[in-house]
RNA sequence: GGAGUCGGCCUGGCAAUCGCUCGUCGCUUGCGGCGGGAGGAAAGUCCGGGCUCCUGCGGGCAGGAUGCCAGGUAACGCCUGGGAGGCGCGAGCCUACGGAAAGUGCCACAGAAAAUAUACCGCCAGCGGUCUCCUCAGUGAGGCUGCGGGUAAGGGUGAAAUGGUGCGGUAAGAGCGCACCGCGCGGGUGGCAACACGCCGCGGCAGGGUAAACCCCAUCCGGAGCAAGACCAAAUAGGGGAGUACGCUUGCGCAAGCAGGCAACCGCGCCCGCCGGUACUCCCGGGUAGGUCGCUAGAGGCCAUUGGUGACAAUGGUCCCAGAUGAAUGAUUGCCCUCGACAGAACCCGGCUUACAGGCCGACUCCAACU
RNA sequence: GCGGGCGUAGUUCAGCGGCAGAACAUCAGCUUCCCAAGCUGAGAACGCGGGUUCGAUUCCCGUCGCCCGCUCCA
Numbered sequence: 001g002g003a004g005u006c007g008g009c010c011u012g013g014c015a016a017u018c019g020c021u022c023g024u025c026g027c028u029u030g031c032g033g034c035g036g037g038a039g040g041a042a043a044g045u046c047c048g049g050g051c052u053c054c055u056g057c058g059g060g061c062a063g064g065a066u067g068c069c070a071g072g073u074a075a076c077g078c079c080u081g082g083g084a085g086g087c088g089c090g091a092g093c094c095u096a097c098g099g100a101a102a103g104u105g106c107c108a109c110a111g112a113a114a115a116u117a118u119a120c121c122g123c124c125a126g127c128g129g130u131c132u133c134c135u136c137a138g139u140g141a142g143g144c145u146g147c148g149g150g151u152a153a154g155g156g157u158g159a160a161a162u163g164g165u166g167c168g169g170u171a172a173g174a175g176c177g178c179a180c181c182g183c184g185c186g187g188g189u190g191g192c193a194a195c196a197c198g199c200c201g202c203g204g205c206a207g208g209g210u211a212a213a214c215c216c217c218a219u220c221c222g223g224a225g226c227a228a229g230a231c232c233a234a235a236u237a238g239g240g241g242a243g244u245a246c247g248c249u250u251g252c253g254c255a256a257g258c259a260g261g262c263a264a265c266c267g268c269g270c271c272c273g274c275c276g277g278u279a280c281u282c283c284c285g286g287g288u289a290g291g292u293c294g295c296u297a298g299a300g301g302c303c304a305u306u307g308g309u310g311a312c313a314a315u316g317g318u319c320c321c322a323g324a325u326g327a328a329u330g331a332u333u334g335c336c337c338u339c340g341a342c343a344g345a346a347c348c349c350g351g352c353u354u355a356c357a358g359g360c361c362g363a364c365u366c367c368a369a370c371u
Numbered sequence: 372g373c374g375g376g377c378g379u380a381g382u383u384c385a386g387c388g389g390c391a392g393a394a395c396a397u398c399a400g401c402u403u404c405c406c407a408a409g410c411u412g413a414g415a416a417c418g419c420g421g422g423u424u425c426g427a428u429u430c431c432c433g434u435c436g437c438c439c440g441c442u443c444c445a
Base pairs, nucleotide, nucleotide: 001367002366003365004364005363006362007361008360009359010358012336013335014334015333016332017331018330020037021036022035023034024033025032026031027030039342043353044352046351047350048349049348050347051225052224053223054222063221064220065219066218067217068082069081070080071079072078083097084095085094086093087092098216099215103214104213105210106209107208120155121154122151123150124149126147127146128145129144130143131142132141133140163181164180165179166178167177168176182205183203184202185201186200187199188197189196190195229293230292231291232290239284240283241282242281243280244279247262248261249260250259251258252257265277266276267275300319301318302317303316304315305314306313307312337340372441373440374439375438376437377436378435381395382394383393384392389425397413398412399411400410401409418434419433420432421431422430
């Protein structure tokens, strides 16, 4: 100088004027003073927790989630450290990483065979048939073909074919035997563990893939969500209760009262029939509109020390930093710079994921040259 | 704000691990003097990006878009 890896941080700056909103103080009660006023993702709503209500309590089934080990945490599917596997020369990065010898299912096409194994071409010997050649003479040589066998080396199919290489062995072959590599089981050593071992022994090998197919194993999870929920509480309608009023008559009854008839009023401007209804006053409770709370001081921020590899924790000091409800956080002007991306809180918090112009800081790796 | 569901031809729907189909619509031809109807044929799609798998419209993750429900009592 070039190329890269990892971690952390910022999110144009300053000033003036006019507004909006919350808190607090003051008074003249709608004005003034003072103070605060979006984000790293406020987003997606994908996880986890707080908080609130529901089920009398507890457990199970079903269902869902997670899935190497240890730790952190309120909790997590998050984070940290480690192991294993993969990628990169390296700094480093990635991993849905339990179980396929518990069971069931699936594996199109091709292929002999896709999982109880099996044999298309080939290879090999045997027993026949036939043809040719040689010979004095076949128990000779060779070609073609049939039969029932052996084999899993080689070819071929496929995404995938029943350990690999070599030597021996054999009619040809084959873990058939042996050596090495791989694999499994048992032990030992190290490690909390996952796991590792260029430690020992045993076993010729114990049998394809798929669990983001059903499933098995282990662990965890009650449901709903601030439009949760609590309080205050109009008008109208409806519910409950108390009091007053309630014509005439018949029957029953000791009475309270019950039943029937007639009459009156309202339901259509009038009439008739049928049907239905009944006045006034006060009180109570539920709930709507509306209002108040929930609502922001919190698993909170910053600094220091200590413990820990780290995530994080403990202690001390210090600070208060949006809280709306048609929903505030804006507009104009001036100056400067590298000319500014994605994007706007709605109960709160911890994560993850996604979007994003540009800038700053730190640690480290590789290449080239020079000292 | 909170909760739930759905994306397949131009439209409405099937298909849910193994060559993506139907109806209507569109276009072309036949038929007709012409049109309609009818008959024959053709074109046309799995929202997007990753992953699992030999193989994905289908299974998983992310993302984008669309739709629906949510005061109280009964």